[in-house]
Context: one part of a larger RNA
Molecule: small-subunit ribosomal RNA, 5' domain
Organism: uncultured bacterium
RNA sequence: GAUGAACGCUGGCGGCGUGCUUAACACAUGCAAGUCGAACGGGGCUUAUUGGGGCAGCGAUUUCGGUCAAUGCACUGAUAAGCCGAGUGGCGGACGGGUGAGUAACGCGUGGGCAACCUGCCCUGUACAGGGGGAUAACACUUAGAAAUAGGUGCUAAUACCGCAUAAGCGCACAGCUUCGCAUGAAGCGGUGUGAAAAACUCCGGUGGUACAGGAUGGGCCCGCGUUGGAUUAGCUGGUUGGAGGGGUAACGGCCCACCAAGGCGACGAUCCAUAGCCGGCCUGAGAGGGUGAACGGCCACAUUGGGACUGAGACACGGCCCAAACUCCUACGGGAGGCAGCAGUGGGGAAUAUUGCACAAUGGGGGAAACCCUGAUGCAGCGACGCCGCGUGAAGGAAGAAGUAUCUCGGUAUGUAAACUUCUAUCAGCAGGGAAGAAAGUGACGGUACCUGACUAAGAAGCCCCGGCUAAUUACGUGCCAGCAGCCGCGGUAAUACGUAAGGGGCAAGCGUUAUCC
Numbered sequence: 001g002a003u004g005a006a007c008g009c010u011g012g013c014g015g016c017g018u019g020c021u022u023a024a025c026a027c028a029u030g031c032a033a034g035u036c037g038a039a040c041g042g043g044g045c046u047u048a049u050u051g052g053g054g055c056a057g058c059g060a061u062u063u064c065g066g067u068c069a070a071u072g073c074a075c076u077g078a079u080a081a082g083c084c085g086a087g088u089g090g091c092g093g094a095c096g097g098g099u100g101a102g103u104a105a106c107g108c109g110u111g112g113g114c115a116a117c118c119u120g121c122c123c124u125g126u127a128c129a130g131g132g133g134g135a136u137a138a139c140a141c142u143u144a145g146a147a148a149u150a151g152g153u154g155c156u157a158a159u160a161c162c163g164c165a166u167a168a169g170c171g172c173a174c175a176g177c178u179u180c181g182c183a184u185g186a187a188g189c190g191g192u193g194u195g196a197a198a199a200a201c202u203c204c205g206g207u208g209g210u211a212c213a214g215g216a217u218g219g220g221c222c223c224g225c226g227u228u229g230g231a232u233u234a235g236c237u238g239g240u241u242g243g244a245g246g247g248g249u250a251a252c253g254g255c256c257c258a259c260c261a262a263g264g265c266g267a268c269g270a271u272c273c274a275u276a277g278c279c280g281g282c283c284u285g286a287g288a289g290g291g292u293g294a295a296c297g298g299c300c301a302c303a304u305u306g307g308g309a310c311u312g313a314g315a316c317a318c319g320g321c322c323c324a325a326a327c328u329c330c331u332a333c334g335g336g337a338g339g340c341a342g343c344a345g346u347g348g349g350g351a352a353u354a355u356u357g358c359a360c361a362a363u364g365g366g367g368g369a370a371a372c373c374c375u376g377a378u379g380c381a382g383c384g385a386c387g388c389c390g391c392g393u394g395a396a397g398g399a400a401g402a403a404g405u406a407u408c409u410c411g412g413u414a415u416g417u418a419a420a421c422u423u424c425u426a427u428c429a430g431c432a433g434g435g436a437a438g439a440a441a442g443u444g445a446c447g448g449u450a451c452c453u454g455a456c457u458a459a460g461a462a463g464c465c466c467c468g469g470c471u472a473a474u475u476a477c478g479u480g481c482c483a484g485c486a487g488c489c490g491c492g493g494u495a496a497u498a499c500g501u502a503a504g505g506g507g508c509a510a511g512c513g514u515u516a517u518c519c
Base pairs, nucleotide, nucleotide: 001518002517003516005515006514007513008512009511012391013390014389015388016387017386018384019383020349025347026346027345029344030343031342034091035090036089039088040087043084044083045082046081047080048079049078050077051076052075054073055072056071059068060067061066098302099301100300107227108226109225110224111223112222113221114220117219118218122215123214124213125212126211127210128209130164132162133161139154140153141152142151143150144149170195171194172193173192174191176189177188178187179186180185200207201206228274229273230272235265236264237263240262241261242260243259245257246256247255277299278298279297280296281292282291283290284289304325305324306323307322308321327338328337329336330335355381357380358379359378363377364375365374366373367372394424395423396422397421404415405414406413407412428460431454432453433452434451438446463508464507465506466505467504468489469488470487474503475502476501477500478499484491485490
């Protein structure tokens, strides 16, 4: 000098930041990922129009039996519009958010390579979208079960599923030509055979669908170099090292498999053990360097522990699935449910770390044609002197050098222009009035906030550490190697500038000291 700090004493205001470093311990409760009716069928509700029969019935007529009939009530059907919730289907739940357990590794950083690769949504271009089929959830009925849920029968739709047709281009196989490369080889050209597409909705404006090529974006893999300590760890290795063959993958590869060979690594430190996420950065330092990896940004890894795959453009998936394990909960004992290292919050651990807040107004993300919906991302507010920065606690005058206090050689000296007193001012806080920008037409959580104006009172606002030397700042009393102090040297045993108190002084100041850690 620095800190994500803690502790002691003290504490006025504001701005900007920042806040579980320990138990990757366990979690009550709420919220954190939905959306689309312009893909689809059906259900319920409301409104309007309309049809049907039933009841009541103003009124008209009557042969008093009835007939016509405005209107109303409930029921039922159709059409249209709107809303609600479940289901099929699409897209998104692989982003965003959290944590640092593991990892000494191509994990990260940096520089390259892929002639060994993929890429939904987006952009550009080219070519298409013809004609059919069978189901199934919802629903109805029903069975089993305490529940979670599971099953049966029957009906139905689609941008769900499956054949057929077509194929500019594409995939595969075969033979060929041209050009090029650091090797395996790559690119282009035409030929033959063969294979694979599509989906509609519409408010008529559009929005979508399929194939191919290119782009963009995002990823995957490989390599050079760098990346902690220990030799009181010296040998390690059997898919191990390599080959040719096959499987698998988007793709190369012992990645996996059968066979063959016997190799591969190591004092230039293999193996083993310990520790650790890495970096941009941050702290310190003149620099070289040393330390560190909180917040912010990039990458990686993980999601109670271990394993596995499914779906998908993308996961081996935090708020998806399956299995095993530990734990917690429900149970009718047969069986089930759960996963805060998301935001708050609770217990526990700890020296120690906050609200079960407001809003989608802004920025961004998902869905949608849009309106809009969702968003504990985010924007804000709350709490904490935890840090940095700024401001205030008054200013000028004022000597009878008041009183008090301390000291004294009793004369005085110090506190000290300090106070009182006079004049002035109003930053902050408080009161009243006005009142934003942030939003582009509308829409503001923050917020009646920031800010402006007015009136008002010196009022509401100073402490902490130190005073032997290092090191700025001294006297008195008490104590008497006691009580105590102390970073080092050291002080204290009767005159202690070193202990305790007081007066005075020095330093910093809404902080000041101490402790811990780094330079």